[in-house]
RNA sequence: CUCGAUAAUGGCAAACCCGGCGAAAGCCGGGGACGCAAAGCUAUGGGUCUAAGGACAUUUCCAGAAUGUCUAUGACCGCCAGGCCGCCGAAA
Numbered sequence: 001c002u003c004g005a006u007a008a009u010g011g012c013a014a015a016c017c018c019g020g021c022g023a024a025a026g027c028c029g030g031g032g033a034c035g036c037a038a039a040g041c042u043a044u045g046g047g048u049c050u051a052a053g054g055a056c057a058u059u060u061c062c063a064g065a066a067u068g069u070c071u072a073u074g075a076c077c078g079c080c081a082g083g084c085c086g087c088c089g090a091a092a
Stems, first nucleotide, its partner, number of pairs: 002092001003089002011036002016031006034078001040084003044081003047076003053071008
């Protein structure tokens, strides 16, 4: 360095519930643990989710509205890569 143990010291916290924020995806706080050796940080590439706003189409009582499709400038790093940083040390 690779690697990763029924080791040690510690850490994080899915679903779900409560409160708050948000149009939503989702986020924050508390509870809670399915899991995690980077489940630390980073939306850079791919991917996924959402669609307020916008574009288009359809319908309509033509006023605005409803519905549908597309769209990220929104979101997710606990989807896969990349980048940055890092605790411990059995075996190999």
The RNA shown here (c-di-GMP-I-GGC riboswitch aptamer) has 92 nucleotides and comes from an Anaerolineae bacterium. Model confidence (mean pLDDT): 89 of 100. NCBI's taxonomy places the organism under Bacteria, Bacillati, Chloroflexota, Anaerolineae.